[in-house]
RNA sequence: GUCCUUGUAGCUUAGCGGUUAAAGCGACGGCCUCAUAAGCCGUGGAGCGGGAGUUCGAAUCUCCCCAGGGACA
Numbered sequence: 001g002u003c004c005u006u007g008u009a010g011c012u013u014a015g016c017g018g019u020u021a022a023a024g025c026g027a028c029g030g031c032c033u034c035a036u037a038a039g040c041c042g043u044g045g046a047g048c049g050g051g052a053g054u055u056c057g058a059a060u061c062u063c064c065c066c067a068g069g070g071a072c073a
Stems, first nucleotide, its partner, number of pairs: 001072007010025004018056001027043005049065005
């Protein structure tokens, strides 16, 4: 330099053009307990790496850029 791939909540992931972006773990609150853990119940948290475009509608498609990983040179 070229090509491929990944980027979504604190972490790990789902979502593959159409309802208010979903789950597990974690966090917080409550119940239980002498207390902690476990268990049970509940609550909040992300507009999707940045920008532009296509579309009635974009996390999802296209282009540029940024960052991680890989292949070739």
The RNA shown here (transfer RNA) has 73 nucleotides and comes from Armatimonas rosea. The coordinates come from a structure-prediction model, not an experiment, and the mean pLDDT is 83. Lineage of the source: Bacteria > Armatimonadia > Armatimonadales > Armatimonadaceae > Armatimonas.